Predicted 3D model of a 381-nucleotide RNA (Bacterial RNase P class A) from a Rhodospirillales bacterium. Rfam family: Bacterial RNase P class A. Gene Ontology terms of the family: ribonuclease P activity, tRNA processing and dimeric ribonuclease P complex. By type it is a ribozyme.

RNA sequence: CCAGAUGGCCAGAUGACCGCUGCUUGCUUCGGCAAGGAGAGGAAAGUCCGGGCUCCACGGAAACACGGUGCCGGAUAACGUCCGGCGGGGGCGACCCCAGGGAAAGUGCCACAGAGAGCUGAACCGCCGGCCCCAGGGCCGGCAAGGGUGAAAAGGUGCGGUAAGAGCGCACCGCGCGACCGGUAACGGAAGCGGCAGGGCAAACCCCACCGGGAGCAAGGCCAAAUAGGGGCGGCACGCAGGUUUUCCUGCAGUCGGCGUUUCCGCGACCGUCGCCCGGGUCGGCUGCUUGAGGUGCCGGGCAAUCGGCAUCCUAGAGGAAUGGUCAUCCAGCGCCCGCAAGGGCGUGGACAGAACCCGGCUUACAGGCCAUCUGGUAUU
Numbered sequence: 001c002c003a004g005a006u007g008g009c010c011a012g013a014u015g016a017c018c019g020c021u022g023c024u025u026g027c028u029u030c031g032g033c034a035a036g037g038a039g040a041g042g043a044a045a046g047u048c049c050g051g052g053c054u055c056c057a058c059g060g061a062a063a064c065a066c067g068g069u070g071c072c073g074g075a076u077a078a079c080g081u082c083c084g085g086c087g088g089g090g091g092c093g094a095c096c097c098c099a100g101g102g103a104a105a106g107u108g109c110c111a112c113a114g115a116g117a118g119c120u121g122a123a124c125c126g127c128c129g130g131c132c133c134c135a136g137g138g139c140c141g142g143c144a145a146g147g148g149u150g151a152a153a154a155g156g157u158g159c160g161g162u163a164a165g166a167g168c169g170c171a172c173c174g175c176g177c178g179a180c181c182g183g184u185a186a187c188g189g190a191a192g193c194g195g196c197a198g199g200g201c202a203a204a205c206c207c208c209a210c211c212g213g214g215a216g217c218a219a220g221g222c223c224a225a226a227u228a229g230g231g232g233c234g235g236c237a238c239g240c241a242g243g244u245u246u247u248c249c250u251g252c253a254g255u256c257g258g259c260g261u262u263u264c265c266g267c268g269a270c271c272g273u274c275g276c277c278c279g280g281g282u283c284g285g286c287u288g289c290u291u292g293a294g295g296u297g298c299c300g301g302g303c304a305a306u307c308g309g310c311a312u313c314c315u316a317g318a319g320g321a322a323u324g325g326u327c328a329u330c331c332a333g334c335g336c337c338c339g340c341a342a343g344g345g346c347g348u349g350g351a352c353a354g355a356a357c358c359c360g361g362c363u364u365a366c367a368g369g370c371c372a373u374c375u376g377g378u379a380u381u
Base pairs, nucleotide, nucleotide: 001377002376003375004374005373006372007371008370009369010368012330013329014328015327016326017325018324020039021038023036024035025034026033027032041352045363046362048361049360050359051358052357053216054215055214056213066212067211068210069209070208071085072084073083074082075081086100087098088097089096090095101207102206106205107204108201109200110199124147125146126143127142128141129140130139131138132137133136155173156172157171158170159169160168174196175194176193177192180189181188182187220287221286222285223284230278231277232276233275234274235273236272239252240251241250242249243248254270255269256268258267259266260265294313295312296311297310298309299308300307301306331350333348334347335346336345337344338343
């Protein structure tokens, strides 16, 4: 210098003017006005996990059902997150990726092709032996080495052996079990033993271990208008009858509605008005609301995630929802021109995006740039 890997950071700066939303102070004709100071993010996003907080439900525990998680150890308030390891896979490498428990508890599935897709294996082409007709085949028996199918066909190679063959025997490789050793563990190593079992799929049911009550700030709490309706008291008005005289209740009568064809009858609703008071909900207002598993710096423990101590800081709180716009000068970056070069001139010019109770994560979007460590290559010494 080129090509990469990992981790972290920034995400335009300054000034002027015009606005927007809270706060403090002052003034006010109570409508506001003035001054000061504050006002989005690394993801505020998706709402996918985990918690705080709030209300509801619930004696405790266990079991069952359902859902989730799933190597080991650690971190944490908790997690499906993070850190450190282990195992498997990829890369020359730095490094990256993995739902990574159990397939000798049981059930199920394994497309197409193929004879056969799984207890005791199976036999299409073949190989071998015997018998029969004897051109070539047929029948009976043995075999699983060779061919063929497939993602996968019951260890591989070689020698021996055999009628042909076969872990049938042997050597090596592989595989299973494994005393013992190392490690907290996952796991790693391994003497020896075993002719070789137990094909794959659990993001199929299932088994095992662990976790899980529900709803969410439109949670929840407080104040509370007009109108309508409910209750109480008082005044006035008020057909009949009965119960018990007022109150009150019941029935009849009255008005309205619908259904059964009309009437009758049955069913349902209403049966005063004025004033004052009370209570509930709605519109609206206040609260919850931002000081918190908080930020920054230093020191210490730990490989790290992270934990502890000390100092210091307060940093949006709006709510149908403010945080914006214009101009100027600069700064990266980009394009064009001039120049051998150093450099100069002109133009352009900053992405994704927008808090809504709060916090820890994950995922997704993102112009451009910076820093640190490391890897491979090249050149020089």
The sequence was found by an Rfam model in a public genome assembly.
Model confidence (mean pLDDT): 76 of 100.
The source organism's lineage runs through Bacteria, Pseudomonadati, Pseudomonadota, Alphaproteobacteria and Rhodospirillales.